[in-house]
RNA sequence: CCCGACAAAGGCACACCCGUCGUGAGGCGGGCUCGCAAAGCCAGGGGUCUCCCUGAGACCGCCCAGCUACCGAAG
Numbered sequence: 001c002c003c004g005a006c007a008a009a010g011g012c013a014c015a016c017c018c019g020u021c022g023u024g025a026g027g028c029g030g031g032c033u034c035g036c037a038a039a040g041c042c043a044g045g046g047g048u049c050u051c052c053c054u055g056a057g058a059c060c061g062c063c064c065a066g067c068u069a070c071c072g073a074a075g
Stems, first nucleotide, its partner, number of pairs: 002075001003072002011036002016031006034061001040067002044064003047059005
């Protein structure tokens, strides 16, 4: 470095509920916990979705690319 254990510590949080913002997709905060070894960041490519559709947006917990990172058994 690859890798990822019926390991330890810590982390995140689908759906649902409450509050709030938004026309909306959805965002944020709280509860909860299906899952996640990058379920951390990033909207560059693909994809999906929304709208007040010559256009403007949302989603990285759909895939790829890029950047960064905790722990340490076996190999």
c-di-GMP-I-GGC riboswitch aptamer from a Solirubrobacterales bacterium, 75 nucleotides, folded computationally.
Of the family's consensus pairs, 90% are formed in the model.
The source organism's lineage runs through Bacteria, Bacillati, Actinomycetota, Thermoleophilia and Solirubrobacterales.
Its Rfam family is "c-di-GMP-I-GGC riboswitch aptamer". Gene Ontology term of the family: cyclic-di-GMP binding.
The sequence was found by an Rfam model in a public genome assembly.